A computed fold for an 87-nucleotide RNA from Mesobacillus persicus, annotated as c-di-GMP-I-GGC riboswitch aptamer. Lineage of the source: Bacteria > Bacillati > Bacilli > Bacillaceae > Mesobacillus. It matches the Rfam family "c-di-GMP-I-GGC riboswitch aptamer". Rfam 15.1 lists 1,298 matches to the family in 717 species. The model forms 95% of the base pairs in the Rfam consensus.
C1' cells in the first nucleotide's frame, strides 16, 4: 500500500443544564458524558430538521407551498491527518 481485533499518547463531545446570536431549525462558550479511528475539513448528490422571506387575506390570523436556512454525530463523495497492527 493495506487493516481496525487489542490497546493507548494525543483528540472530538450525544442527550441533558447555565450563558448567549437567531424568526426558527441551530450555532457559540462553559459545565456534563453517550459515543467516536476520522465524531478533522468540504453542503457536491441524497435524506432529514426549520419557514424569516415569498405565498395567502378585504386587512390581519392559521393551514398549505417553498431554501436561498440548518444538519458533516444521517448515508454516500471528496480531500488531509494521529496511533496501533503489518510489510
Nucleotide at each position: 500500500a493495506c487493516a481496525g481485533a487489542a490497546a493507548a499518547a494525543g483528540g472530538c463531545u450525544a442527550a441533558c443544564u447555565u450563558g448567549u446570536u437567531g424568526a426558527a431549525a441551530a450555532g457559540c462558550a462553559a459545565g456534563g458524558g453517550c459515543g467516536c479511528a476520522a465524531a478533522g475539513u468540504c453542503a457536491c448528490g441524497g435524506g432529514u430538521c426549520u419557514a424569516a422571506g415569498g405565498g395567502g387575506u378585504a386587512g390581519a390570523a392559521a393551514u398549505c407551498c417553498u431554501a436561498u436556512g440548518a444538519u458533516a454525530g444521517c448515508c454516500g463523495g471528496a480531500u488531509u491527518g494521529c496511533c496501533u497492527g503489518g510489510a